[in-house]
RNA sequence: GCGGACGUGGUCUAACGGUAUGACGGUUGCCUUCCAAGCAAUCAGCGCGGGUCCGACUCCCGCCGUCCGCA
Numbered sequence: 001g002c003g004g005a006c007g008u009g010g011u012c013u014a015a016c017g018g019u020a021u022g023a024c025g026g027u028u029g030c031c032u033u034c035c036a037a038g039c040a041a042u043c044a045g046c047g048c049g050g051g052u053c054c055g056a057c058u059c060c061c062g063c064c065g066u067c068c069g070c071a
Stems, first nucleotide, its partner, number of pairs: 001070007010024003018054001025043006047063005
């Protein structure tokens, strides 16, 4: 330099173009003599910019980052 895959809360992960899913975690409450466990509520996310579309995590283009291959 060329090609490919991937990028989602603090962590891991799902998502036909139609309200972003679940788990772990944090906070609060319940329970308990106390703690742990358990139960309930709640917090927190689509790498960046642009395009297409009534509507984009999803499709297209560029960039950045990680990994793999080729040179």